């Protein structure tokens, strides 16, 4: 980097350095000199894998569920900030081909874990 798979309405910030951008992309909307992004330090959270432990089940070494932050990762503005493609329904408009808008469902894209190449 690519593929497969699970999850994404919960949770959790201070300091130092630096100094103008940032929120993946596009549109919107927001954050930002009352200091963004980034780097470092110290905290915090608990999603996934591992570990420890408890309970239940059974085909007795596995399954299911809970706890612990020990370990590997991850995260720590806003639901993945919202929308993006399609469909259904409601409402509005229409030149009757459709268009706009709201809600819902599915999808795409993205992020993170685990596995594989």
């Nucleotide at each position: 980097u690519u593929c497969u798979u699970a999850u994404c309405c919960a949770g959790a910030g201070a300091a130092a350095c630096u100094g103008a951008g940032g929120g993946a992309c596009a549109g919107g909307c927001c954050c930002u000199a009352u200091g963004a992004c980034g780097u470092u330090u110290c905290g915090g959270c608990a999603g996934c894998g591992g570990g420890u432990u408890c309970g239940c089940a059974u085909u007795u070494a596995u399954g299911c569920g809970g706890a612990c932050a020990c370990u590997g990762u991850g995260c720590u503005a806003a639901u993945u900030c919202c929308u993006g493609c399609a469909a259904a329904u409601g409402c509005g408009c229409a030149u009757c081909g459709g268009c706009g808008u709201a809600u819902u469902u599915g999808g795409a894209a993205g992020a993170u874990g685990a596995g594989a190449a």

This is a predicted structure of a 117-nucleotide RNA (SAM riboswitch aptamer (S box leader)) from Planococcus lenghuensis. The model forms 97% of the base pairs in the Rfam consensus. The coordinates come from a structure-prediction model, not an experiment, and the mean pLDDT is 83. Taxonomically the source falls in Planococcus (Bacteria, Bacillota, Caryophanales, Caryophanaceae). Its Rfam family is "SAM riboswitch aptamer (S box leader)". From the family's description: The SAM riboswitch is found upstream of a number of genes which code for proteins involved in methionine or cysteine biosynthesis in Gram-positive bacteria. The SAM riboswitch acts at the level of transcription termination control. The predicted structure consists of a complex stem-loop region followed by a single stem loop terminator region. An alternative and mutually exclusive form involves bases in the 3' segment of helix 1 with those in the 5' region of helix 5 to form a structure termed the anti-terminator form.